[in-house]
Context: one part of a larger RNA
RNA sequence: GAUUGAACGCUGGCGGCAGGCCUAACACAUGCAAGUCGAGCGAGAACGCGCCUUCGGGUGUUAUUAGAGCGGCGGACGGGGGAGGAACGCGUAGGAAUCUACCUAGUAGUGGGGGACAACAUGUGGAAACGAAUGCUAAUACCGCAUACACCCUACGGGGAAAAGGUGGCCUCUAUUUAUAAGCUAUCGCUAUUGGAUGAGCCUGCGUUGGAUUAGCUUGUUGGUGGGGUAAAAGCCCACCAAGGCGACGAUCUAUAGCUGGUCUGAGAGGAUGAUCAGCCACACUGGAACUGAGACACGGUCCAGACUCCUACGGGAGGCAGCAGUGGGGAAUAUUGCGCAAUGGGGGAAACCCUGACGCAGCCAUGCCGCGUGUGUGAAGAAGGCUCUAGGGUUGUAAAGCACUUUCAGUAGGGAGGAAAGGGUAGUAGUUAAUAACUGCUAGCUGUGACGUUACCUACAGAAGAAGCACCGGCUAACUCCGUGCCAGCAGCCGCGGUAAUACGGAGGGUGCAAGCGUUAAUC
Numbered sequence: 001g002a003u004u005g006a007a008c009g010c011u012g013g014c015g016g017c018a019g020g021c022c023u024a025a026c027a028c029a030u031g032c033a034a035g036u037c038g039a040g041c042g043a044g045a046a047c048g049c050g051c052c053u054u055c056g057g058g059u060g061u062u063a064u065u066a067g068a069g070c071g072g073c074g075g076a077c078g079g080g081g082g083a084g085g086a087a088c089g090c091g092u093a094g095g096a097a098u099c100u101a102c103c104u105a106g107u108a109g110u111g112g113g114g115g116a117c118a119a120c121a122u123g124u125g126g127a128a129a130c131g132a133a134u135g136c137u138a139a140u141a142c143c144g145c146a147u148a149c150a151c152c153c154u155a156c157g158g159g160g161a162a163a164a165g166g167u168g169g170c171c172u173c174u175a176u177u178u179a180u181a182a183g184c185u186a187u188c189g190c191u192a193u194u195g196g197a198u199g200a201g202c203c204u205g206c207g208u209u210g211g212a213u214u215a216g217c218u219u220g221u222u223g224g225u226g227g228g229g230u231a232a233a234a235g236c237c238c239a240c241c242a243a244g245g246c247g248a249c250g251a252u253c254u255a256u257a258g259c260u261g262g263u264c265u266g267a268g269a270g271g272a273u274g275a276u277c278a279g280c281c282a283c284a285c286u287g288g289a290a291c292u293g294a295g296a297c298a299c300g301g302u303c304c305a306g307a308c309u310c311c312u313a314c315g316g317g318a319g320g321c322a323g324c325a326g327u328g329g330g331g332a333a334u335a336u337u338g339c340g341c342a343a344u345g346g347g348g349g350a351a352a353c354c355c356u357g358a359c360g361c362a363g364c365c366a367u368g369c370c371g372c373g374u375g376u377g378u379g380a381a382g383a384a385g386g387c388u389c390u391a392g393g394g395u396u397g398u399a400a401a402g403c404a405c406u407u408u409c410a411g412u413a414g415g416g417a418g419g420a421a422a423g424g425g426u427a428g429u430a431g432u433u434a435a436u437a438a439c440u441g442c443u444a445g446c447u448g449u450g451a452c453g454u455u456a457c458c459u460a461c462a463g464a465a466g467a468a469g470c471a472c473c474g475g476c477u478a479a480c481u482c483c484g485u486g487c488c489a490g491c492a493g494c495c496g497c498g499g500u501a502a503u504a505c506g507g508a509g510g511g512u513g514c515a516a517g518c519g520u521u522a523a524u525c
Stems, first nucleotide, its partner, number of pairs: 001525004006521005013372006019365002021330001026328003030325003035073003040070002048061005080283001082281001089208007098200002103196008111145001113143002120135003124131002151160004165188006174181003209255003216246003221243008258280004262273004285306005308319004336362001338361003344358001345356004375405004385396004409466001411461005419452001423447002426444006469514005474495003480509005490497002
């Protein structure tokens, strides 16, 4: 000199853009943070409508409307903090023995049966959490059968492995009957399989902190054979056999640490660092384990053990903010128990839509960077006052007053974009079709969605009106005098000042430097 996730002191007008528990991976009250689908299924309270009515009510139906249940998909993403880990964890360059839900392209199918379990009903155990018993029932839930080009195992021939339907439209035809079934058609699904895309798992070379006051380490250890196991190679696991493997090019042990793109500094080489943002990793009260699933050994899932907290009828139960806010504690120190799903993105759904503390915004903080303002011109009687003086004067100083203007920002009032693309219904048109339904695509005009928001921006109004401090002045280092003090009180980054004229202490006047900041402390180069 530059820099900071800074803190402290004094001071403080506005705006834009960023940032904001670095300490206790300490403990957490409360609310919210992952649901959705009625176009998979049985059922179903309230409202509405119809009917009856003794006016108390009863009953039927519709609707996608509540709360549950079975079922599907999603809760493995998104969000968090960095404890552990010196490691194929990360970075980089390669590799072969793998899987991949949803998406996409293709091929072939989607036939015919069956038995349950919830919900529900009945009675019942328990303080509760939560059960257990009997009975009934549906499905895109479950299980057989038929079929098998391709696929897998064997390769002679055989063997194994599937399914589910839903919704919209038509009335051309058939049946019963007056709204269904069959049929046709459209669309979305489902099963098997081959590719693609995406994501993930695995292996290897090289690089990746300090300590030798850590020198030897290793028995599934190193390799082989044969099995097992995995989606997949492999001592990954096991039996047997061999006795290997690593190490001063630092094994082992120990301490410390998330890694990287980057960031800071520097002419560079380097040094330091890893907040925010982005990629990867590991973690989710502590330790262990598996289940489900395409994917987890799973933050807001399960089980076991432990510590802690809470409830209890003492028999037994409940919990996990390193999600967003917020509380206590620790600390020099770090914010609101806010608004909205309008946009972007995500989950579910055919869609409308629902959910989303992701996200978009607002609030707080000079924490940083950037921009603007605190007025402009004129004004010598060089006013008064202050300070100083050789008592003449000098200086503060065009500074003020006075005169003439302007109105940024703030204030008040009015106007007012953009962030909006969608979605809905209507019409036209193309595809599909038996079809003018329906569905899908395109086009047109109509309707219509904003948390921010009293938005940005523009106009008008009034009046200089509301807006300057901090540090320093011995040298380094820009800036000097007076008074007080008298080796005292004090200053100090280094040299050093102070013992009676201190430009170095304290005050004042003056000056210098920065400026909504200025200094100090800490830290890095």
Small-subunit ribosomal RNA, 5' domain from an uncultured prokaryote, 525 nucleotides, folded computationally. The prediction has a mean pLDDT of 82.